[in-house]
Parts: sequence; C1' cells; structure tokens
RNA sequence: UGAGUUGGUCGGGUGGCCGCGGCACGGCAAGCCCGUGUCGAGGAAGGUCGGGACUCCGCAGGGCAGGGUGCUGGCUAACGGCCAGUCGGGGCGACCCGCAGGAAAGUGCCACAGAGAACAGACCGCCGAUGGGCCGUCCGGGCAACCGGGCGGUCACAGGUGAGGGUGAAACGGUGCGGUAAGAGCGCACCAGUGCCCGGGGUGACUCGGGUAGCUCGGCAAACCCCACCCGGAGCAAGGCCAAGCAGGGGAUGGUUGCCCGCCCGCACCUUCGGGUGCAGUCCCCAGGUGGGCCGCGCAGAUGGAUGGCCACCGGGCACCGGCAACGGCGCUCACAGAAUCCCGCCUACAGACCAACUCACCGU
RNA sequence: CGGGGAGUGGCGCAGCCAGGUAGCGCACGUGCUUUGGGAGCACGCGGUCGGGAGUUCAAAUCUCCCCUCCCCGA
Repeated sequence: UGAGUUGGUCGGGUGGCCGCGGCACGGCAAGCCCGUGUCGAGGAAGGUCGGGACUCCGCAGGGCAGGGUGCUGGCUAACGGCCAGUCGGGGCGACCCGCAGGAAAGUGCCACAGAGAACAGACCGCCGAUGGGCCGUCCGGGCAACCGGGCGGUCACAGGUGAGGGUGAAACGGUGCGGUAAGAGCGCACCAGUGCCCGGGGUGACUCGGGUAGCUCGGCAAACCCCACCCGGAGCAAGGCCAAGCAGGGGAUGGUUGCCCGCCCGCACCUUCGGGUGCAGUCCCCAGGUGGGCCGCGCAGAUGGAUGGCCACCGGGCACCGGCAACGGCGCUCACAGAAUCCCGCCUACAGACCAACUCACCGU
Repeated sequence: CGGGGAGUGGCGCAGCCAGGUAGCGCACGUGCUUUGGGAGCACGCGGUCGGGAGUUCAAAUCUCCCCUCCCCGA
C1' cells in the first nucleotide's frame, strides 16, 4: 500500500419561524379558547419466532397421551438466548459454520442403474483341487461285449471364488508376504477404525499413552422410535370497578300528618258499607349487567391513533463547470423504518461514517 | 392489537402426514367424425411446486428465515 476477519459506536449538527400531542400553572371575552413552562420514537419501536411478568379459568397426588429441547460447564426470572470450552467441517490465515444424544435396542426406507443395496450378490472374468462326463495310455479281471483302478489331457456340468471388470450417492477396512485349484482376515506383520480393560490430565464433554479382541459393524432419527430433561389452557379485544334506559324481583301507597297551594283520580271482584283484595299507576330498594365511563396504562402514550414542515449555515457523499493543483461555484442527496400492556432475547431491513484488535500478500529499512 | 390457515400448468384442485415417476378435471392446439357447428374419440402443448438457506445420495414433501393472500376475536 492492497485485500480481508472480528468486536463496537453513530446513524447528520446548530439556530430561527410555523405546527402536533400529554401534563402543570396562569388568564379572561369561558371557548374542547389563549399564554407560559416542561416532556414527547428506535437500533431495530418491525416479523410475532422463543421466553417471562401480569390477568382470568382449571387443578388432591401420580401416570398415560400430546408437544418441545438435545455435546459439556456456567449465567439468567425464563428461553430454542448468552459466555467459555470439546468434537466435526470449511478457509493459506485472522476466523467462520454446525437442531452436535442413541443406527453393536426394535421397526421402516435406500428411487434409477446394477448380477447384487444390508447377517448382500455369481453378469463378465478366474478356478474347477473335490464330484461328474469324454478321450488317450498303463495295470488287473473276463472267451467276449465290457468292468475296476492308476496316470495324463479335455469339457466348464455340479460347484467354488468377492481378489479383477462394470453399475451406483453408497458394494461389507488398506498395503505387503504367506497360503490356495483359484481366492478371501483364511493366517501373519504394519497402518487405520471400533469395542473392552488399565493408567495420566480435565468439574465435564473429551483427550493422551499402553494392553487386548480379527471385532471391521453402510447411510438416514430436520423417518417412526428409544433415552434424558422441560411443558395446564387462554391471552390487555386478558381482566377488574362504577353503572343509565328497557325488562325482572321485593316493599310502600287516598291521606289530612305543622302550614300553604294543587288534585280529587283509574279498573275489576267481595262486603257486615267501616272497608278489604288484586291489577294498573307513582315512589323506594335489590340482583345481574347492556349502551357508556374509569382502571389495567408506564414522568412518550390512546382517543381510529401526536412526535412534522420550511429557511439559513455547517458536515458527509455523488454528478457537472472553472482551474496545472490546492480549491472555488452550482445542483441533487443523507438510509431502514416508525411505539400501542410491559420486559428479556432471536431473526429480518438499513445510504453511509468512525474506532479498536488481528490476519494474509507485496514493497522499503 | 391478538390468534389461526393457505400458496402446485391459464383456472379449480390432488400429491406433502410416511422424501425418489409432478397427476386429475375444465380450458388451449392438431387430427378423426359431421353438409357445417356442438357433443364425442385419439394425440399433444403447457408447471423456477411463492422466494432463499439447511438436512439428505436425493426435497413439492422434512427444518429454519422472509413475501403475499384469506379467515376469526370487541
């Protein structure tokens, strides 16, 4: 100098003018008025993905069903979050990514291709020791046809073989030697992996070393499932308080009670004619609760929802013009977005600017 | 504000739970049939499975994140 990695910060500034919403105080002409003061969006207020507070309902205890989480240790009110580590993968590196328990509990799936796809499989190839067929030769038996046996050759019939070819995402450890008819962990040596045992380190996941067993065991659990842990349901339109009107239930109610005024007043039945009962009317009370209001609700805030606009200067970026250049002029532009019960996280969107640490390459000393 | 559901040819839907070939009806095109049309028959065209990542040998299907639309609650 260039290219990157990680973490963090900001996300235009100042002044003036005009506006908007809440609260407090003051004013009068008393209006949803005016004035003054003060407060008034974000890192994501967003998506509503996870969790909690709060509220109501349900609930003896335990289990089943259902759902969620899934390496280890810690943090947290809790979480699928955060921090540190382990293991695996990627990058030259800083560093990044991982829903990362169990497939040697069980069930299931592995298309196409291929001979064979999970205690596999014989298509080509190899072999054919053994058994069998055929031919030759020798020996023995038999009068002969022929029979039996040995040796050699041949066929590739039974069969053996998982080394080689080929298919596939995946073909049941690798190399070498021995072995064999040909082969093969069939045997052995070394390497790799796995299980078990012992020892060292670590709280632990795990790791290091040694021994041992030919044990060599496919993948998928973001398939069912198993194991461990966790989970009651609904959500501020939760919920609580007050409470018109109508309807419902209960009670009182034609008198003279301090005086004055007004009214004489309903209907039906009974009557011993004094009155009584029922309905209607009027008044009072009660329960539930509709319209509605308040709380829940926060020193931003709720009411269909305020937090904005203009100008000037400065700052950053881009384009154009002038200039050798420094620079000057002019124009455009400064994102994403916007509370609605609150909080902790995650995820997603975001013009640009800055800071710190670290890595790689090249150059100079 | 809170809760739930759905995106597959031009249209309406299966397939998704249990992963391997995307299918049905209507529509469209060509041919046959008919004097011609309709109906019918045969053949055919047409799909980034809303978008992007991940798991897997393999994703419309399983998981996560976005986008759009619809429904319900005073």
Record summary:
This is a predicted complex of two RNAs, RNase P RNA and transfer RNA, with 439 nucleotides together. It holds a member of the Rfam family "Bacterial RNase P class A". It is annotated as a ribozyme. Its mean pLDDT, the model's own confidence on a scale to 100, is 78.